A computed fold for a 1426-nucleotide RNA from a metagenome, annotated as small-subunit ribosomal RNA.
């Protein structure tokens, strides 16, 4: 050289493009000249010694192409000179003087001639060498332009610094290094300082622009244990060289010594990680050598790693009982799946056997030929021939044989995003890239079964771009989403009106040089393909160089005037400074009148006032502020200006067109101006007024209110510099439809003149067209179209916060992050929903009225308690006399005890069954049930006379399968069903509008009980819902005429009883009647409204039935039904007895009452709807009576149940009573197997609470409400005072819509949308987690001084050393050199102050995130004080 690495290094690099006229270059190629004479040492060796070693010391002998000397040559330098190039600085050539300077031999051959005894040598020749000197190639020095990272919370930085003269060094320029002089050089285009980083050709990515990156490969550059230094040489300050100095390692005999894997392997160590102490110089290539040949861990080949890339295989064909198994099922079946099996066939892979490449060509050697010489020698080239060489390897490759044989995996399957279903879990466990699954039916968790994707791989992880127009050049915005500086003056830069001439820097083209190979693209070729590799081509979007072109654009120069400016003439204005004046009002003072209050609020209270206030008259003082005019008037850059007069002063407009001649715009720094409120000094203070004080609200109130009151609010001067300094809308300029207002001014018409009108500038508002907007909106005052030039954004919170710099008296501004943490913050508009928003309107909603509840007893339901158990369910309206229209057993679901397991029931198979099922009676027992038994069967069908026999049915019994389940889930369901609400509303379709949610219809204006109708409208229709249609009742015809009537006749026991009647009433079928139809009026002439007529009813006549989309996860798995889970000698069945009936208590529903409108007693009148055969039960009779006795009549307009308030007589006289009727004793009656727990009901006797009911609350508007019985179902009875129903008797009151409650439309706000029962702030208090201070305290880096000061080099030097060469006979001496010391200069140390990044820090500060914590309610509605 070659190999290695990437520490340093932001530039002494690096890329590209020149320069070197300022330069070297070894081996190589070529050109010309040379290689003459001398000489002295010295390793190897040889003795002799040190030392453990490393290594070394003295003597001694010898050689060279080692090494010195002399001559002399091109040359080199010096001197003058000539000529040639070149702008120049200089470079070239020629001749002439001086000085200075070189060598070496070595092998081969050889006729002649010489030397020599001979070997051999001269000598002549070749080859290889050597010396000088030119040119060439190559390589390399140095310099110079451009270009490539972040940081300005780094803004100044430099003394060898910047330049000069002169010297030293150097190959060679140059402060590169010195002596002297001058004071200069970089910086806002980013100096200096900090970080990071090898530069680059390329490599990923992207359409590209562009981002990122620099690993292999090739270029370039540093490095070589760390730090310094030089030697040596053509090249080095040298990775396997010295030397020093340091840090570590080894060795030692302690005295002294070695090292340097960032060479190949390989060991440790660190790490998620990263390979053999292989083979080989066979090829390429280097280095020596004349070769042979030697040396190469460069290289070439093999291991090892699925690390990439790229082929190729795990089989192919055919097969359906769609096997089996497994999965899922609606149980039928699906599906794995043509998969396998199974048959047939291949054989790449693979094992095995056999053959077998290329990679190798040559050096050498032999044969000719050329050339060279005297030469057939040597030598050189040329052809020919020719052996030998192989580490990959017996590899590739070919081939014979064997036989589906050896060979499939990871990931995924909620959406994004191809793919689905079961089990398990049950907010655990776990998944997750974003969204988010899991809380008992999980396509999301884990498992299977399938599917889907990729395949020797597949997911993860990390990282780049890219999607991202999300940093935007090319391709973004800044009114309300992030984002215009509060405004102006203006440097610097950017940009720039019109027309000429020049110019060629930008631009534009043609040309050369370059832009290294590799890549990349493309075309062709080789490995069977292919990756890979070769050839050629393009391509390298650059840099320079000549040279051309002149339209823009730039520079230079002449001009122009329309842009800017100057003038002159004119008015307008709260522009801006200073002085001076006025008047009302406020408060205070002084005095008069005068007498109790005043003065504040929602309401009052502090608080003034008989010491005299409020109120009022006079008069007097101080401050501050300008009513009216006053106007989306003006006027200023903005902040901002208001009485009035006067002085200074700044801008804008018109107008005319006289002047200058682009003098423009816009503007990072930098200057100035800037509201309030706050600071500093000093005035000056009437009102008002933070803080405060008190009175008040209030749970509380450091607030909203109210009474007081300092600072401040004023004035000077001087800070501060910020505001929603907002049009949230930066400046110039140009251009793009109008209409209307106002503010200055001008011109024209017209007019004696002033207006009106037209037209025009300039300013200032509304409305609206394209057009722009994400919509809202903007719209000639643009947010339209488009140029120019500035400051700004880049998810939200931390945060405008920290640290640092600047500014400030200070309070604080300004410039401004980052940890962390969320997946959203955010504008605008749309439905709803929701306001202590707004209009309209409605309803027993309020109000007017009646009459309850809430207080008392009792009934009867819930809650809570208790219990072995008080079964379950209903909980704001809408759970509580609700399911339950009938709990003594039974219902009965609950407890206890007892019993039973195919079962109390369904169904199906098996097998069994005549003394079978069935069962009287009997034993135990509480009963189920258990033993036990006299008795004792049926029915089909066959054979058979016929007794019987067989076979089956049912029934019983044993097993199986399954049955039950009032067990759990109404938040897996269906179905009913409540409730908003019988409120008047909820939708489509089709057009229209809107980018879209969505809007319009369905809103207006009137009207209605009603989205009901009318009318109007970009809507036009239609649907579920209103009204009707349905039942019932109110009037009336017409049929009919019993069981119901009975007006007239007639009889009669006087009873429609009878004869008769069919008119009446009722009955129950059909029909009429009503529709604002008529009339007036109001009103749009409608819709309709008042009102009146007539009528039984009059404006839906009254009452029922009938309940839109839709909400409440409302009720209810206990009425049925169900789907998933649980249970199965039990959670099922049976049975007995208990329990749902309990009681200190608390709500709700009622029922009876407290009396005299009323009790009791006597007598008396009139319903209506209903039931009624295991039925209702009449007269008579018995019992004080509940009821018995009995049984006429009646399956019903026929007979029974069947009224009662009322009326009429009289007593009771305000009493806890002759109200009230609880409790309780006692005696009965009735039903029922049984009234003990725990029935009604009689009768006698007891006779409690209560004297009209606190706060609060309920119903009802007319045949209601309030009062009175009746009757019904359920059901043996019955705890019914419930429920449904039915009729007597029968009211008051409604001005009205202010207010509660709940609704209906329209409109508005909103930070709610599980919709206000909603959203949500901040302290505190706990956890956690980043961060900022902190007294320190601990390292790193890079400088400063200042001490020491190793090798090295260079300088110096008395002495000591030394062979060549000069002098000299010598001895000695010069010249030269060495050692050794001295010196500058310095690594490394040391010392000392500071800088500047980090670690750490008791404490503390403030933020972030956290599960339901704690105080309050700030903000979203007018948020309840906007």
């Nucleotide at each position: 050289c070659g190999g290695g690495u990437g520490a340093g290094u932001a530039a002494u690099a690096u890329g590209u493009a020149g320069g070197u006229a300022a330069u070297c270059u070894g081996c190589c190629u070529u050109c010309a000249a040379g290689u003459g004479g001398g000489g002295g040492a010295u390793a190897a060796c040889c003795g002799c010694g040190g030392g453990a070693a490393a290594c070394u010391g003295c003597g001694g002998c010898u050689a060279a192409u080692a090494c010195c000397c002399c001559a002399g040559a091109c040359c080199u330098c010096g001197a003058a000179u000539a000529u040639u190039c070149g702008c120049g600085a200089g470079a070239g050539u020629g001749a002439u003087c001086g000085a200075g300077c070189a060598a070496a031999g070595a092998c081969g051959g050889g006729g002649a001639c010489c030397c020599g005894c001979a070997a051999g040598g001269g000598c002549c020749u070749g080859u290889c060498g050597c010396u000088u000197g030119g040119a060439g190639a190559u390589g390399a020095g140095c310099c110079u332009g451009c270009a490539g990272c972040c940081u300005a919370u780094c803004a100044g930085c430099u003394u060898g610094u910047u330049g000069g003269c002169g010297g030293g060094g150097u190959a060679a320029u140059g402060g590169c290094c010195c002596a002297c002089c001058a004071a200069g050089g970089c910086g806002a285009a980013g100096a200096c300082g900090g970080g990071u980083a090898g530069c680059u050709g390329g490599u990923c990515u992207g359409a590209g622009a562009g981002g990122a990156c620099g690993g292999c490969c090739a270029g370039c550059c540093a490095c070589a244990c760390u730090g310094g230094a030089a030697c040596u040489g053509a090249g080095a300050c040298a990775c396997g060289g010295u030397c020093c100095a340091g840090a570590c390692u080894c060795c030692u005999a302690c005295g002294g010594g070695a090292g340097g894997c960032a060479g190949c392997a390989g060991u440790g160590g660190g790490g998620a990680a990263u390979u053999u102490u292989g083979c080989g110089c066979a090829a390429u290539g280097g280095g020596g050598g004349a070769a042979a040949c030697c040396c190469u861990g460069a290289c070439g080949c093999a291991g090892c790693g699925a690390c990439g890339c790229c082929g190729c295989g795990u089989g192919g064909a055919g097969g359906a009982u769609g096997a089996a198994g497994g999965u899922c099922u609606u149980c039928g079946g699906a599906u794995u799946g043509u998969a396998a099996a199974c048959u047939c066939c291949u054989u790449u892979u693979g094992c095995u056997g056999g053959g077998g490449a290329a990679c190798a060509a040559a050096u050498a050697c032999c044969a000719u030929c050329c050339g060279u010489u005297a030469a057939u020698a040597g030598c050189g080239g040329g052809u020919g021939g020719g052996g030998u060489u192989g580490a990959g390897g017996g590899u590739a490759c070919c081939u014979g044989g064997c036989g589906a044989a050896u060979a499939a995996g990871c990931a995924c399957c909620g959406g994004c995003u191809a793919a689905c279903u079961c089990c398990g879990u049950g907010c655990c466990a776990g998944c997750a890239g974003c969204c988010g699954c899991g809380g008992u039916a999980a396509u999301a968790c884990g498992g299977a079964g399938g599917g889907u994707g990729c395949a020797a791989g597949c997911g993860u992880u990390g990282u780049u771009c890219g999607g991202a127009a999300u940093u935007a050049u090319u391709g973004g915005g800044c009114g309300u989403a992030a984002a215009g500086c509060g405004c102006g003056u203006g440097u610097a830069g950017g940009u720039g009106g019109u027309u000429g001439u020049u110019u060629a820097a930008g631009u534009u083209c043609u040309c050369u040089a370059u832009g290294a190979a590799a890549g990349c693209u493309c075309a062709g070729g080789g490995c069977u393909c292919a990756a890979c590799c070769c050839u050629g081509a393009a391509a390298c979007u650059g840099c320079a160089g000549c040279g051309a072109a002149u339209a823009c654009u730039g520079g230079a120069u002449a001009a122009c005037u329309u842009g800017a400016g100057u003038g002159c003439c004119g008015g307008a204005g709260a522009g801006g400074a200073a002085a001076g004046c006025g008047g009302a009002a406020u408060u205070c003072c002084u005095g008069g009148u005068g007498g109790a209050g005043c003065g504040g609020u929602g309401a009052a209270a502090u608080g003034c006032g008989u010491a005299g206030a409020u109120a009022u008259c006079a008069g007097g003082a101080a401050g501050a502020a300008c009513a009216c005019c006053a106007g989306u008037g003006g006027c200023g850059a903005a902040g901002g200006c208001g009485g009035c007069u006067u002085u200074c002063u700044g801008g804008a407009c018109g107008g005319c067109g006289a002047c200058u001649g682009a003098c423009a715009c816009u503007g990072a720094g930098a200057c100035g101006c800037g509201a309030a409120a706050g600071c500093g000094u000093g005035g000056g203070u009437a009102g008002c007024a933070a803080a405060c004080a008190g009175g008040a609200u209030u749970a509380g109130a450091u607030a909203c209110c109210c009474u007081g009151g300092u600072a401040g609010u004023c004035c000077a001067c001087g800070c501060g510099g910020u505001a929603a300094a907002c049009g949230a809308u930066g400046g110039a300029u140009a251009c793009u439809a109008g209409g209307u207002g106002u503010g200055g001014g001008g011109a024209g018409c017209a007019u004696c003149g002033a207006c009106c009108c037209u037209c025009u500038c300039c300013g200032u508002g509304c409305c609206g067209c394209a057009g722009c907007u994400a919509a809202c909106g903007c719209a000639u005052u643009a947010a339209g179209u488009a140029u120019c030039c500035c400051g700004c954004c880049u998810g939200g919170g931390g945060a405008g916060u920290a640290c640092g710099g600047c500014c400030g008296c200070a309070a604080g501004g300004u410039u401004g992050a980052a940890a962390c943490u969320c997946a959203a913050a955010g504008g605008a508009a749309u439905u709803g929903a929701c306001g202590g928003g707004g209009g309209c309107c409605c309803g027993c909603a309020c109000a007017a009225g009646c009459g309850g509840u809430g207080g008392a007893g009792c009934a009867u339901g819930u809650g809570g308690u208790u219990c072995a158990a008080u079964u379950c369910g209903a909980u704001u309206c809408g759970a509580c006399g609700c399911g339950a229209a009938g709990a003594a057993c039974c219902u009965u679901a609950c407890c206890u005890a007892g019993g039973u397991u195919u079962g109390a029931c369904a169904u199906g198979c098996a097998c069994g069954u005549a003394g079978u099922a069935g069962a009287a009676g009997g034993u135990g027992g509480a009963a189920a049930c258990a033993c036990u038994a006299a008795c004792g069967a049926u029915c089909u069908g066959g054979a058979g006379c016929a007794a019987u026999c067989c076979a089956g049915a049912a029934g019983c019994g044993u097993g199986c399968a399954c049955a039950g389940g009032u067990g759990c889930u109404g938040c897996a369901u269906g179905g009913c069903u409540g409730u908003c609400g019988u409120c008047a509303g909820c939708u489509c379709g089709u057009g229209u509008c809107g980018u879209g949610a969505g809007a319009u219809g369905u809103u207006g204006g009137g009207u209605u009980a009603a989205g009901u109708c009318c009318c109007g409208c970009a809507a036009c229709g239609a649907g579920c819902g209103c009204a009707a249609c349905c039942c019932c009742u109110g009037c009336u015809a017409c049929u009919a005429g019993u069981u119901g009537c009975c007006a007239g006749c007639g009889g009669u026991u006087c009873g429609g009883c009878c004869g008769g009647g069919a008119a009446c009433u009722c009955u129950a079928g059909u029909g009429g009647g009503a529709c604002c139809g008529c009339c007036a009026u109001c009103g749009a002439u409608a819709a309709g409204g008042u009102g009146g007529a007539g009528g039984a009813a009059g404006g839906u006549g009254g009452g029922g039935a009938u309940g839109a989309c839709g909400u409440c996860a409302a009720g209810u798995c206990a009425g049925c039904a169900u789907g998933g889970c649980c249970u199965u000698u039990a959670u099922g069945c049976c049975u007995a007895g208990g329990g749902c009936u309990a009681c200190a208590c608390a709500c709700g529903u009622g029922c009876u009452a407290c009396a005299a409108u009323g009790g009791g007693a006597c007598a008396u009148a009139c319903a209506g709807a209903g039931g009624g055969a295991c039925g209702c039960g009449a007269g008579a009779c018995c019992g004080c009576g509940a009821g018995g006795u009995g049984g006429a009549g009646c399956a019903a307009a026929u007979c029974c149940c069947u009224a009662a308030a009322g009326u009429g007589u009289a007593c009771c006289u305000c009493a806890g009573u002759a109200c009230g009727g609880a409790u309780u004793g006692c005696a009965g009656u009735c039903u029922g197997c049984a009234a003990c727990u725990c029935g009604a009901c009689u009768g006698c006797a007891u006779g409690a609470a209560g004297c009209u009911g606190g706060a609060a609350u309920c119903g009802c508007u007319a045949g209601u409400a309030a009062u009175c019985g009746c009757a019904g179902g359920u059901c043996a009875g019955c705890c019914a005072c419930a429920c449904u129903g039915c009729g007597g008797u029968g009211a008051a009151u409604a001005c009205g819509u202010u207010c509660u409650c709940g609704g209906g439309c329209c409109u508005u706000g909103u930070a709610c949308a599980c919709a206000c029962c909603g959203c949500c702030c901040g302290u505190c208090a706990c956890a956690c987690c980043a961060c900022g201070a902190a007294a320190g305290u601990u390292g790193g880096c890079a400088a400063u001084a200042c001490c020491c000061g190793a090798a090295u080099c260079c300088g110096g030097u008395c002495g000591c050393c030394c062979a060549a060469c000069c002098c000299g006979c010598a001895a000695g001496g010069g010249g030269g050199g060495g050692a050794a010391c001295c010196g500058u200069c310095u690594a490394a140390g040391g010392u000392a102050g500071g800088g500047u990044c980090a670690g750490u820090g008791a404490u503390u500060g403030g933020g972030g995130u956290g599960a339901a914590g704690u105080c309050g309610u700030a903000a979203c509605a007018a948020g309840g004080u906007a």
Rfam family: Bacterial small subunit ribosomal RNA. Its family is annotated with structural constituent of ribosome and ribosome in the Gene Ontology.